RNA sequence: UACUUAUCCAGAAAGACCGAGGGAUUUGACCCAUAGACGUCUUGACAACCUGGUUCCGCUUAGGCGGAAAGAAGGUGCCAAAUUCAACCGUAAUUGUUACGGAUAGAUAAGUU
Numbered sequence: 001u002a003c004u005u006a007u008c009c010a011g012a013a014a015g016a017c018c019g020a021g022g023g024a025u026u027u028g029a030c031c032c033a034u035a036g037a038c039g040u041c042u043u044g045a046c047a048a049c050c051u052g053g054u055u056c057c058g059c060u061u062a063g064g065c066g067g068a069a070a071g072a073a074g075g076u077g078c079c080a081a082a083u084u085c086a087a088c089c090g091u092a093a094u095u096g097u098u099a100c101g102g103a104u105a106g107a108u109a110a111g112u113u
Base pairs, nucleotide, nucleotide: 002112003111004110005109006108007107008106013043014042015041016040017039021032022031023030026087027086028085029084044079046077049075050074051073054069055068056067057066058065059064083105088102089101090100091099092098093097
């Protein structure tokens, strides 16, 4: 860099520094932001994808393997708003609209490359 699988309406902020934009990308809407956002650092939390450990169950060639639960030691992630919403396709209806489903794109994890 690319591919595969899974998830994405739940959850969780303080302090310090900085100083003007930010919410991935394009357009539009909406929102956050000098009462300091975004970002960086520290600490803390949230969550439970992976690893390790614990308990239970099943299988076993007795080496282990699989499943479930709790937990949170390690590796990530994450801590405004659904991935902020829409865009493309489709379905339904009370049809300039609304609701729902899907696709595309993106994010994260694990594996492969």
Predicted 3D model of a 113-nucleotide RNA (SAM riboswitch aptamer (S box leader)) from a Bacteroidota bacterium. Of the family's consensus pairs, 91% are formed in the model. It was read from a public genome assembly, where an Rfam model found it. Model confidence (mean pLDDT): 85 of 100.